[in-house]
RNA sequence: UCCCGCCAAAGGCAAACCCGGCGAAAGCCGGGGACGCAAAGCCAAGGGUCUAAUGCCGGUUCCUCCGCUCGCGGAGGCUGGCGAUGACAGCCGGUUGCCGGG
Numbered sequence: 001u002c003c004c005g006c007c008a009a010a011g012g013c014a015a016a017c018c019c020g021g022c023g024a025a026a027g028c029c030g031g032g033g034a035c036g037c038a039a040a041g042c043c044a045a046g047g048g049u050c051u052a053a054u055g056c057c058g059g060u061u062c063c064u065c066c067g068c069u070c071g072c073g074g075a076g077g078c079u080g081g082c083g084a085u086g087a088c089a090g091c092c093g094g095u096u097g098c099c100g101g102g
Stems, first nucleotide, its partner, number of pairs: 002102004012037002017032006035090001041095003046092002048088003055082005062077007
């Protein structure tokens, strides 16, 4: 340096779920808790997945408000679609690295 995790040791992380907090959500943070993990360390400028607030394009039986030529028009509510700038590395990938074996 490369490969491996069959042996040993020291340790490490912590899924679901519960409680508290943040967030529109996805999800994240803290505490508890362990399903698992040899990178379950780090990277969200590559692929993939999740969400869809702001925004954009529509619908509108209904509700509210406004306008008027009194039947419509507009705005909001409600609702469908699109859409990362949001998120996930415990999906792939990239990168660094402890112990031991070869």
Annotation: A computed fold for a 102-nucleotide RNA from a Bacillota bacterium, annotated as c-di-GMP-I riboswitch aptamer. The source organism's lineage runs through Bacteria, Bacillati and Bacillota. Model confidence (mean pLDDT): 87 of 100. It was read from a public genome assembly, where an Rfam model found it.